[in-house]
A computed fold for a 72-nucleotide RNA from a Candidatus Daviesbacteria bacterium, annotated as transfer RNA. Its Rfam family is "tRNA". By type it is a transfer RNA. About the family: Transfer RNA (tRNA) molecules are approximately 80 nucleotides in length.
RNA sequence: GCCGGUGUAGCUUAGUGGUAAAGCGAUGCUUUCGUAAAGCAAAGAGCGACAGUCCGAUUCUGUCCACCGGCU
Numbered sequence: 001g002c003c004g005g006u007g008u009a010g011c012u013u014a015g016u017g018g019u020a021a022a023g024c025g026a027u028g029c030u031u032u033c034g035u036a037a038a039g040c041a042a043a044g045a046g047c048g049a050c051a052g053u054c055c056g057a058u059u060c061u062g063u064c065c066a067c068c069g070g071c072u
Stems, first nucleotide, its partner, number of pairs: 001071007010024004018055001027041004048064005
């Protein structure tokens, strides 16, 4: 330099055009002499950045950024 992949909550992942789901974690409550475990509740991300297409974009397209891999 060229090619490909990945980027979504604190972490691990899902989702795939119609304003995002779960597990773990953290918080509160119950239970206990107390802790752990267990149960319950509520919260937490608008999806790497910027443009484009579209009535509507996390999803499609382009450029860039970061990381990973391959070739030279």